[in-house]
Parts: sequence; structure tokens; C1' cells
RNA sequence: UCGAUGUACGGUGAUGGGGUUCACCGGAACCGCCCGGGUUACGGCCUUGGGCUGAUAACUCCUACCUCCAU
Repeated sequence: UCGAUGUACGGUGAUGGGGUUCACCGGAACCGCCCGGGUUACGGCCUUGGGCUGAUAACUCCUACCUCCAU
């Protein structure tokens, strides 16, 4: 100096926050689905067209939003 591993720390897991757990990442992890169109090395990729679900990675609580009922 380089690489790997461990620990600590930090970050991420399609819309906010808290707690717990899990997974991933160390400048990466991550950046939803369907139809149509374009492109392709046929693995896939792009979309400035149309439509749809969800505040969770999972559980739970709060907030926001939506539906129904009662007062």
C1' cells in the first nucleotide's frame, strides 16, 4: 500500500414518525405492479402513453389518507 474477515459505527429495504426483530450495503444497498409502445445480443432494457395497490422488509403503535355504520 492492496485484498479478505471480524468488531464497532453509519446507511438502505416504492409515501411520515416511534419500538422490536430480520435482511442487505460500506459509496453501495435502494428506487412497486399491469397494459400498450419502442428497442434487443431475446437474458433484458427504455417509456415524456393509460391504469392499479400500499404510509410495515415483518410485527406493533401514532399521524395523514380512504370506505362503512352510529350519535